[in-house]
RNA sequence: CGAGUAGGUCAGGUGGUCGCCGGCGUCCAAAAGACGCGGGAGGAAAGUCCGAGCUCCGCAGGGCGUGGUGCUGGUUAACGGCCAGUCGGGGUGACCCGAAGGAAAGUGCCACAGAAAGCAAACCGCCAGCGCGCUCGAAAGGGCGCGUCGGUAAGGGUGAAAGGGUGCGGUAAGAGCGCACCGGGGGGCGGGUGACCGUCCUCGUCAAGGUAAACCCCACCUGGAGCAAGACCGUUUCGGGGCGCUGCAAAAGCAGCCCAGGUGCCCACCUGGUCGCCUCGGGUCAGGUCGCUGAAGGUCCGUGGCAACACGGAAAGUAGAUGAAUGACCAUCCCCCACGUUCGGGUGACCGGCGUGGGAGACAGAACUCGGCUUACGACCUGCUCGGAGA
RNA sequence: CGGGGCGUAGCGCAGCCUGGUAGCGCACAUGCUUCGGGAGCAUGUUGUCGGAGGUUCAAAUCCUCUCGCCCCGA
Numbered sequence: 001c002g003a004g005u006a007g008g009u010c011a012g013g014u015g016g017u018c019g020c021c022g023g024c025g026u027c028c029a030a031a032a033g034a035c036g037c038g039g040g041a042g043g044a045a046a047g048u049c050c051g052a053g054c055u056c057c058g059c060a061g062g063g064c065g066u067g068g069u070g071c072u073g074g075u076u077a078a079c080g081g082c083c084a085g086u087c088g089g090g091g092u093g094a095c096c097c098g099a100a101g102g103a104a105a106g107u108g109c110c111a112c113a114g115a116a117a118g119c120a121a122a123c124c125g126c127c128a129g130c131g132c133g134c135u136c137g138a139a140a141g142g143g144c145g146c147g148u149c150g151g152u153a154a155g156g157g158u159g160a161a162a163g164g165g166u167g168c169g170g171u172a173a174g175a176g177c178g179c180a181c182c183g184g185g186g187g188g189c190g191g192g193u194g195a196c197c198g199u200c201c202u203c204g205u206c207a208a209g210g211u212a213a214a215c216c217c218c219a220c221c222u223g224g225a226g227c228a229a230g231a232c233c234g235u236u237u238c239g240g241g242g243c244g245c246u247g248c249a250a251a252a253g254c255a256g257c258c259c260a261g262g263u264g265c266c267c268a269c270c271u272g273g274u275c276g277c278c279u280c281g282g283g284u285c286a287g288g289u290c291g292c293u294g295a296a297g298g299u300c301c302g303u304g305g306c307a308a309c310a311c312g313g314a315a316a317g318u319a320g321a322u323g324a325a326u327g328a329c330c331a332u333c334c335c336c337c338a339c340g341u342u343c344g345g346g347u348g349a350c351c352g353g354c355g356u357g358g359g360a361g362a363c364a365g366a367a368c369u370c371g372g373c374u375u376a377c378g379a380c381c382u383g384c385u386c387g388g389a390g391a
Numbered sequence: 392c393g394g395g396g397c398g399u400a401g402c403g404c405a406g407c408c409u410g411g412u413a414g415c416g417c418a419c420a421u422g423c424u425u426c427g428g429g430a431g432c433a434u435g436u437u438g439u440c441g442g443a444g445g446u447u448c449a450a451a452u453c454c455u456c457u458c459g460c461c462c463c464g465a
Stems, first nucleotide, its partner, number of pairs: 001387010012333007020040002023037005042363001046374002049372005054226004067221004071085005086100001087098004101217002106215002108211003123156002125152003129148008164182006183206001184203008230290004234285001236283008244257005258273005299314006334361001335359007343352003392464007401417004411448001419435005441457005
């Protein structure tokens, strides 16, 4: 220098001008308005994929079912997250990845091709027997071909997959048929909390191909819905129930009850209107207030722990909007690149400073809150690895 | 904001649960029929199954992520 790998930090700063949304204060009788002070997005606020808090509904308890998780140990309020490890896989390496229980409980499936695809199978080939034909030979016998009946899973061919692999022996040809090594099953001992590791013995009757992101089995977890949850208050309208009073009536029952005005008061009457009180339910005004932001929260320090994390202490801290604010412009600094440099450092490759010019600041916008995951995305820094080059 | 569903040929849809050949109707093309057109008949073409990754011998189908569209809830 190039390529890579792991981790971390920031998410532009300051000033000016003009604006936006809440809060508080002053002016104002109040409202409106004006002025002042102070606050105002994220690492993902996103996807809504998991887990919780909170709220309502359901629920004696338990089981079934449904859905989920799935190596081990830890961590946590909880998790499918995180940490540490085991095993397997990838990479020259730093390092990374893994939905990683069970296929000897049962069921299903394995298309096409292929002889045979799951209590295996003989198409070609190889080999033995028998028969026939041709041929060599004096004969004994041999060679070749065809047929038939058997053996054979070594070889070919099909397939994703053909009943362990490699080699030697063995055989008519072959075959765990025998042996060695590797792999596999079972058992003992030792280590480890454990996954598992090491070692020894034994098994060739080595029996069980794949698929569980097919049904299923095992272990553990699991009620449903979501802040448009839900609570309170109003507004207006429709309907149900109850109560009281008045009038009519024998009763059943029916009708009315309020407010304002005509009219100072009472009764009656007339006119107008939203026509007694309580309560329940459906709808209207996308009504108002609460829920609402202090959170199982973050930062710093100490202690314990490999770590995730836990415990203790300290100080600080007003976004809570509701068609939804948090912005725009200018200057300057920061960052990067190129060029220049009579500057500084270095043996040097180079590094730094200064000057000029240019460029970039991405992804993206809270909507009840929190812990994670995933996805999108700019710049810089540090450790490490591989390769190359220079002094 | 929360919840649910759907992407398959030019258009409308099936197939997905239970994995092996992608199909139906309309449309389109060619031919027959007709004086010509329409209708009818016959034959045929058309797809990386929204995208990426994974499981599997094999994925439209199963799993994960992602993009787009639609519906519902005061």
This is a predicted complex of two RNAs, RNase P RNA and transfer RNA, with 465 nucleotides together. Rfam match: Bacterial RNase P class A. By type it is a ribozyme.